[in-house]
RNA sequence: CGUGCCUAACACAUGCAACUCGACCGGACUUACAUUGAAGCCUACCCAUAUGUAAGUUAGUGGCGGACGGGUGAGUAACGCGUGGGUAACCUGCCUUGUACUGGCGGACAACAGUUGGAAACUACUGCUAAUACCGCAUAAGCGCACAGCUUCACAUGACGCAGUGUGAAAAACUCCGGUGGUACAAGAUGGACCCGCGUCUGAUUAGCUGGCUGGUGAGCGUACCCGCCCACCAAGGCGACGAUCAGUAGCCGGCCUGAGAGGGUGAACGGCCACAUUGGGACUGACACCCGGCCCCAACUCCUACGGGAGGCAGCAGUGGGGAAUAUUGCGCAAUGGGGGAAACCCUGAUGCAACAACGCCGCGUGAGUGAAGAAGUAUUUCGGUAUGUACAGCUCUAUCAGCACGAAAGAAAAUGACGCUACCUGACUAAGAAGCCCCUGCUAACUACAUGCCAGCAGCCUCGGUAAUACUUAGGGGGCAAGCGUUAUCCGGAUUUACUGGAUGUAAAGGGAGCGUAGACGGUUUUGCAAGUCUGACGUGAAAGCUCGGGGCUUAACCCCGGGACUGCUUUGGAAACUGCAGAACUAGAGUGCAGGAUAGGUAAGUGGAAUUCCUAGUGAACCCGUGAAAUGCGUACAUAUUACGAUGACCAUCCGUGGCGAAGGCGGCUUACUGGACUGUAACUGACGUUGAGGCUCCAAAGCGUGUCGAGCAAAACACGAUUACAUACCCUGGUAGUCCACUCCGUAAAUUAUGAUUACUACGCGUUGGUGGGUAUGACCCAUCGGUACCUCAGCAAACGCAAUAAGUAAUCCACCUGGGGAGUACGUUCGCAAGAAUGAAACUCAAAGGAAUUGACGGGGACUCGCACAAGCGGUGGAGCAUGUGGUUUAAUUCGAAGCAACGCGAAGAACCUUACCUGGUCUUGACAUCCCUAUGAAUAACGGGCAAUGCCGUUAGUACUUCGGUACAUAGGAGACAGGUGGUGCAUGGUUGUCGUCAGCUCGUGUCGUGAGAUGUUGGGUUAAGUUCCGCAACGAGCGCAACCCUUAUCUUUAGUAGCCAGCAGUAAGAUGGGCACUCUAGAGAGACUGCCGGGGAUAACCCGGAGGAAGGUGGGGAUGACGUCAAAUCAUCAUGCCCUUUAUGAGCAGGGCUACACACGUGCUACAAUGGCGUAAACAAAGAGAAGGGAAGUCGUGAGGCAGAGCGAAUCUCAAAAAUAACGUCUCAGUUCGGAUUGUAGUCUGCAACUCGAUUACAUGAAGCUGGAAUCGUUAGUAAUCGCAGAUCAGAAUGCUGCGGUGAAUACGUUCCCGGGUCUUGUUCACACCUCCCGUCACACCAUGGGAGUCGGAAAUUCCGGAAGUCGGUGACCUAACCGCAAGGAAGGAGCC
Repeated sequence: CGUGCCUAACACAUGCAACUCGACCGGACUUACAUUGAAGCCUACCCAUAUGUAAGUUAGUGGCGGACGGGUGAGUAACGCGUGGGUAACCUGCCUUGUACUGGCGGACAACAGUUGGAAACUACUGCUAAUACCGCAUAAGCGCACAGCUUCACAUGACGCAGUGUGAAAAACUCCGGUGGUACAAGAUGGACCCGCGUCUGAUUAGCUGGCUGGUGAGCGUACCCGCCCACCAAGGCGACGAUCAGUAGCCGGCCUGAGAGGGUGAACGGCCACAUUGGGACUGACACCCGGCCCCAACUCCUACGGGAGGCAGCAGUGGGGAAUAUUGCGCAAUGGGGGAAACCCUGAUGCAACAACGCCGCGUGAGUGAAGAAGUAUUUCGGUAUGUACAGCUCUAUCAGCACGAAAGAAAAUGACGCUACCUGACUAAGAAGCCCCUGCUAACUACAUGCCAGCAGCCUCGGUAAUACUUAGGGGGCAAGCGUUAUCCGGAUUUACUGGAUGUAAAGGGAGCGUAGACGGUUUUGCAAGUCUGACGUGAAAGCUCGGGGCUUAACCCCGGGACUGCUUUGGAAACUGCAGAACUAGAGUGCAGGAUAGGUAAGUGGAAUUCCUAGUGAACCCGUGAAAUGCGUACAUAUUACGAUGACCAUCCGUGGCGAAGGCGGCUUACUGGACUGUAACUGACGUUGAGGCUCCAAAGCGUGUCGAGCAAAACACGAUUACAUACCCUGGUAGUCCACUCCGUAAAUUAUGAUUACUACGCGUUGGUGGGUAUGACCCAUCGGUACCUCAGCAAACGCAAUAAGUAAUCCACCUGGGGAGUACGUUCGCAAGAAUGAAACUCAAAGGAAUUGACGGGGACUCGCACAAGCGGUGGAGCAUGUGGUUUAAUUCGAAGCAACGCGAAGAACCUUACCUGGUCUUGACAUCCCUAUGAAUAACGGGCAAUGCCGUUAGUACUUCGGUACAUAGGAGACAGGUGGUGCAUGGUUGUCGUCAGCUCGUGUCGUGAGAUGUUGGGUUAAGUUCCGCAACGAGCGCAACCCUUAUCUUUAGUAGCCAGCAGUAAGAUGGGCACUCUAGAGAGACUGCCGGGGAUAACCCGGAGGAAGGUGGGGAUGACGUCAAAUCAUCAUGCCCUUUAUGAGCAGGGCUACACACGUGCUACAAUGGCGUAAACAAAGAGAAGGGAAGUCGUGAGGCAGAGCGAAUCUCAAAAAUAACGUCUCAGUUCGGAUUGUAGUCUGCAACUCGAUUACAUGAAGCUGGAAUCGUUAGUAAUCGCAGAUCAGAAUGCUGCGGUGAAUACGUUCCCGGGUCUUGUUCACACCUCCCGUCACACCAUGGGAGUCGGAAAUUCCGGAAGUCGGUGACCUAACCGCAAGGAAGGAGCC
C1' cells in the first nucleotide's frame, strides 16, 4: 500500500444499515411578543382565559424516495453470459429544450373526541374536519382512437409528412413576490424490454426425442410491444451422428496464474451482466418490482402468550453459536466523495472516509560502522605438532535510520466545517543501547567433521540410508542458503514434443481393422469464361473503465497512485483484387473405364470318371509266431494270425510331375474330363470423357475347432476313455486299442502368431543377378542377345532406423483417406447393451496395486546346444584302497578338561621337523597384583650372585654364610628391596576392518594396454580366420600397427667330452706291503673350477617356395634331452588376528602371572591316510657280493671285553673325501619246509630285562622267553601310474633327552600298456540360445495355510433423485353472478350510470 468464511444459501441474541418535506394540509404542543383581562396582592407586578403575530417541535393526511446503494453465488448448460447487429414490434419518473395552458365547482376520509372488544398485536362503532388527497364540468394549439385519401421514402409486414370527418381525455396550489410547483404535447438525454448471427464443460456403457409439439387460418384474450403467449379449426409436421434427448458438473465475462508461443488452469479482491433474499406460490402499488430491511398464503424453524391468539427472517455493517485446517472490531465520523428528501437551512446514509486486529501478500528500512593478533579464554577436533570458530569477542574511536523523550507542526477545504490526529513531517538532547530467526549440508543441489546408536531408534521428493568405524538417523562443532521471515503441506501451470494445431507415433518397444464391396464424408487431372463463399487488401464503427505495455509525473525511494500513447491478435458494415480453393458454364485426354485380338492359370461351382495304398470279407498255400519299443509289456495268433496268391466290398485321399513356380481380396486352392463362371496380364488405340482415391456406419466372405438336423464311416502319430510301460508320483511324453471328430448335404458360429507381426491408392528416387506370363527387335535361328510391360525372389548404394534391419514388392522422399496407440498389473475382466441354440463374440471400465513392465544390442556366465582341441580324463596295462589286525588324523560321544584352528576337490600321517613334566593355549586346587616382561620417578641398601638350612604337594615364603666398582669424595653407574602412578600383560573377539604369507583353478595359455579404425553407446577390432605348436609357439592373410604381464629362454641339477688342480681321493706302469700301508705318479676313477656340446644346423619327403611335420645321417645326447626352481590378469568376503604385525572392541586383585596334579593318549561307533599280512616269484637257516646321499663334539663312537639279547665296561682316532655311524637290503649259492590258518601271519597277553630322563602309573621305546588273534587276496565303489617310470628293496637326515608304520632325501633291482577320443571328469578357443548378471546352487509358475486393506456376494434394512398417473388443494389473478351494499355524476323524484362485499 493492499487483502481477510474457499466449509453450513447453517441458525441467529443485541445495536445500527431509509428516510425526508410544516414552502401540501387540518390539528396538537413549546417559547416570545401584542391585545384582552378572571383570581391573587395591593403595589407593582404576576397573570388564568380568549384573540392575533413570530419562531420552533411533529403523531396523522398528502408528495417524493424505500426498484438505487449494500450482500451472496444456491439455482442456471440458458439468448444466462460474451461479441456484433435488429426493433418499420417497444416503454422511460426525476433532468434538459421547445410549444400551449394552469378556469370554475363538489363530496368525503384520517388526525381529533366519545364509546367498545382484547393479555397483547391491534380492532370495531358513532360524530367533526383540511389539503398539492379524491371526483365531475369547461377549454383543446396540439395529442390518442376510428374511417377512407394523397406526397415522399423504404427492409416483407410498412415509415415520416399533409389535409378531412367523427370521437375522447387535463391541471394544484404555495410564496419571503425573487420564484418554486402542476397539466398536455413534441424532441433530447438516461435507464430498461424483446428478437437474431456466432461462441460458451463432460459422458454414446444416454440414439432416438417431441402433443401446443411444428406450421397455417381466424377471432378473442393478454402485454409497453412481437410471438402458440392463450383459444377454435386445419395440416403432420419439428429436432437429431455438424450429437437431439437424457445424466453429471458449473453463475458468465473484463481479467488473474503459468507458458517462448500455441495452449493449460482459474473466475478471490476491483469492474460489467445475470440470478437469489428461510423453502415454495402469488399478486398489489408504482415510471420502473412480482420488491433483501413491503403485503397475502402454504411449509419448516424460533420467540411471546392470560392458550383465545400473535411476532420474526443479518446471502446489509459489526457481532454470536455451529461447521471447519482456516479468515478480523458489537470502533470513529458524515470532514471528504457520492446517494435520498427539501426552495433552503438542514436531516438521513455500517454507501463511503478512517481507525483497530492478522508477517496473509507486495514494497522499503533497521538490528550498527571503523580499528583491533595476545590469533585470548571457552567450545569442537586432532596425526597431540596443530587446526577451526576468528577481526569474531574483548579493548579503543565513531554514528543515530527505527524505537524511546521533548518542542514545533501541515496538505487534504472553494466562506464556515477535519473522524483520521496534537497524525505525516521537521528540530533538539540522549544511550550501541531495546531489535534474528528458520531450513539445509550422500547425489540431483550450494554446504563436513566428531560422538552416540547398531536393519534398533529413525530418515526419505526420487534413487535409497541404518545389520559396530553412518559426511543420509539423533546430538554437537563448523559450513551453505534465505532473511522478518523460513520450512512443510495442498492446489495450478511449466519442465512433459508424456494427447503432439504449432509438435508424436503404429515391422520387433503400446498401436494396421482377418479380407473385400460400398453409403455419407474427406481429398481430387488439363485448358478456358463468369461469380466472389473462402482468401488477400483499404476504410468506417466497435472492441467500457480498470488491468497489460511504452513514455512522463506525484508520495524522501519503492510498492502504490495519476496523466498521455499503444495493444486488445475479435466482430460488424463497406470499397476493391481474382492467383489459389469453391460454385456455375464450355472444352480436352495423360487418370479411370469400354471395345477388339491373344496367350497363361492347383481361381470358383456342379456332374462324371480313374488310380496306387490301407482296412475288411471269401478262398488257396503255409506253420508259429506276429506286432511294438531305448528296452519291454499290454495286444494278435493252433477257433490257423503274420507272410503270400486270387476274387470282391467300402470310404477317404490324390505319390512322381512339384519348382524361394502359378492363381485368388483374404481365408485358401493340386488325379483326369465336361459344363457354367470370375479376375488379372499383354498388344492395339476404335469409344466414353474425370466417370477417380479412400471409406465412419452398413453389407458380404472368412482356416481350424465347435453347435444343430440327416447321411456316411476305410484309414488316422484321433480329443475323451481304457490298458501296458516309464517314473518317487506320471491323470504326460512312448506303446496297444479306441468314441466323438475328420468326409458329405443344409444352417449357425465369426474367431487364429487370420503374420510380410508391415492398411489402401498415386508419384518419384543408383546398380546387379535369377525366375515366371506376354510382346517388339536383332541374329550365326531346337539356342542366344537387346529392349519393354505385369508378377515373384536375392544382394547392395543414397536415405531411413534405438538398434536389429528396410532398401523400386521401402520401414526412403512426398500426397490423400481410413483404422489404431498413450506405463505395467487388475483386464480384454466386471457391469450395461447388441448378436448367438449354446459355446461364446463385439463394445469395454473402475477401485486397488507396483516403480517399473518392455524393445534392440553388448560383455560375461550357463546349456542333459554345436564345432575343434588338450590332460593318466577315459580306454589299454601294472599295483593298490574299500574286507583283517595295528599305527595315525578327523567326526561323534564322553569328560572337570578331553585347548584351538583346518571342512568338497583345495580339511582329515593337516598347523604338529616329533603332548610323560616342560611344551600347553585346556581343567582342578592353591598363590601374586606396577605385576613373569619394557620405560620413567622417589626412598633405602651395596652388590649381583652363589651355597646351605627350615617350611609347603609345589611356587610364593623365612633364615644363615660368602661376596663389589668408579670418584674431582659432592656423587655417579649398576643391581636389589620397598613405594606412588603413568602403564605393562592378554594363544581374549572380529581373517566379513587389515598388512604379510599361503592354497586353488593351473605351469592352464591366457590377461591387457597405447595409437588408429568401426559403433549414438555399452563395446568391437587387435586377440578373429587358414595352417602349426607343449604354448596368444610361429607363419600367412586381414583396419589395424605396435607394446606389456604370462609361454619360451636366461638359473640349478643330471647325461658326454676337453682343460686346470692332485689331498684326506685314485693306482696303469716301477719298487713294495698282510693291507694304495709306504716310495713314486696324477694316465684312469673321482672331486670342483673353467670351457665345449644340440641350433631343426645337414639330407630326403610332405606343406603354400611359409611356419612346421615325418624320416634319416652324424652324435654321449635330437627336436622344450630328463628333473627342479620359476605360478600372468584374476576367482573363491578361500585359509591364517594361535608364526608375526595391526585398527576397533573387551579385560585390568584378572580373560594377566607363577606352581602342583590332571587332560590334549578317553571309546558303543563312523570316515580318511598308512604299515604288516594272508604266503612257495614264499618263510627260515648257513656262509658270501655290490651303493648313493647324509650326519657327527652336551656328538658320532672303532678295536678289545662281558651279556642269548637290548646293552654294559672301556675308550683309539675324528670338528671329518682321513675317524665313526656303517651291517646296505632285495640279489645270487647251498640246505630245509610242501599248501596247512602252516616253520604263513604276527596282534594280544604273561614273566624277566635294557636305555633315555628329576620322573616311564595314567602315558615311552626296546630285548629275551612264552603266548600265537583276525586274516586264505577283499561287495558297491574308488585311487595312483607312460620309463630308469610303476612295482619292489634297503640306507640316511630333520625334529629329538627318549619316543616314526609319518615326512624329506638317497641309491639298488626293474616291468607292462597306450587301438584310439564315442563316452565319464576337468580345462582352452570359436559359435549359438537365454526372461540368468549373487551369473543354473540362477531364475521362476500355481495351489494351499494365515490375515482381511480394497472390491464383490449376502438374510435384509435405510436414505436420496427423477419420471408418469390419479386425488385433495391455500393465497391470488381473470371471468361469471351479484337477491346484499354504496358520498361525489345524471335525474324534481322513482331510479339510472358506475363501483363493491359475498358466492360460483
Molecule: small-subunit ribosomal RNA
Organism: uncultured organism